[in-house]
Molecule: transfer RNA
Organism: Candidatus Giovannonibacteria bacterium RIFCSPHIGHO2_02_FULL_45_13
Order: sequence, then structure tokens, then C1' cells
RNA sequence: GCAGCCGUGGUGUAGCCUGGCUAACACGUCCCCCUGUCACGGGGAAGAUCACGGGUUCAAAUCCCGUCGGCUGCG
Repeated sequence: GCAGCCGUGGUGUAGCCUGGCUAACACGUCCCCCUGUCACGGGGAAGAUCACGGGUUCAAAUCCCGUCGGCUGCG
């Protein structure tokens, strides 16, 4: 340099191909219950406008283009 894959709460992932409900699940955090206390267990809450910019569309995490970053392969 070229090609492919990836970038979504604090962490790990799903959802993307087939555009439209409130972006889901687990762990973590906080609160309440339970307990003599902690842990476990039960209930609840906060937290991501989906890497960034632009385009298409009535409508974009999802489709298209570009940029940045990561991984892999080729040279």
C1' cells in the first nucleotide's frame, strides 16, 4: 500500500443481512427487602441518541460514501 472483518451503557455481547414498538441480555454500580453483619437470594433504579462526518428516505444502530481507530491476511 491492497483486501476482509470489527467499533453499541462501566465491562462482555445480541440486534445490522429483512429500516419503523420504549435499543435487549449477562456481569458490575446504586437503593430497598432478607440477615446480628457480610455474602447468597428476592424486588427496583440509573446508565449507550449505536466510533465520527455526510448522503438516501416520511423515517437510519440498520442502506450508501468518506474519515479515524483496532484485528487478520496479502505484498